[in-house]
Molecule: c-di-GMP-I riboswitch aptamer
Organism: Sporosarcina sp. D27
């Protein structure tokens, strides 16, 4: 350097909730907060989840279809990268 591993140090990230604020909504962001993560580091390229503003049918005051919208802490992939052992 490169592969595999992941006991231990030194780190690191931040579930659920709470608050604010964005948004039609899933769900983002920031502050607090730890539930876990060896990539819980970037990326929708596939695949599955979630919503459903528009759109569009069907009823009549409602339904339920559909990403162009969300999820890298849902799976694979693709880049990349501490430390220690082999």
């Nucleotide at each position: 350097u490169c592969a595999u591993a992941g006991a231990a140090a030194a780190g690191g990230c931040a579930a659920a909730c709470u608050u604010a604020c964005u948004u039609a909504a899933a769900a983002g962001u920031a502050a607090g907060g730890a539930c876990g993560c060896a990539a819980a580091g970037c990326u929708u390229c596939a695949g599955g989840u979630c919503u459903a503003a528009g759109g569009g049918g069907a009823a009549a005051g409602u339904u339920g279809c559909u990403a162009u919208g969300a999820c890298g802490g849902c799976u694979g992939a693709g880049c990349u990268a501490c430390c220690u052992a082999u």